[in-house]
Molecule: transfer RNA
Organism: Eubacterium sp.
RNA sequence: GGCCCUAUCGUCUAGCGGUUAGGACGUCAGCUUUUCACGCUGAAAACCCCAGUUCGAUUCUGGGUAGGGUCA
Numbered sequence: 001g002g003c004c005c006u007a008u009c010g011u012c013u014a015g016c017g018g019u020u021a022g023g024a025c026g027u028c029a030g031c032u033u034u035u036c037a038c039g040c041u042g043a044a045a046a047c048c049c050c051a052g053u054u055c056g057a058u059u060c061u062g063g064g065u066a067g068g069g070u071c072a
Stems, first nucleotide, its partner, number of pairs: 001071007010025004018055001027043005048064005
């Protein structure tokens, strides 16, 4: 340098154009407990960036950025 894959809460991940963007772990608050832990309930927390297509984009297309793979 060419080609291919990936990018979503703090972490891991689901999401085949119209979802309240879901789950697990974690965090916080409350309940429980003499306290801690466990357990229960609740809350906060995310679509890499710029364009395009579309009535509508996390989803499709192009470019960029970052990471990975492969060839040289």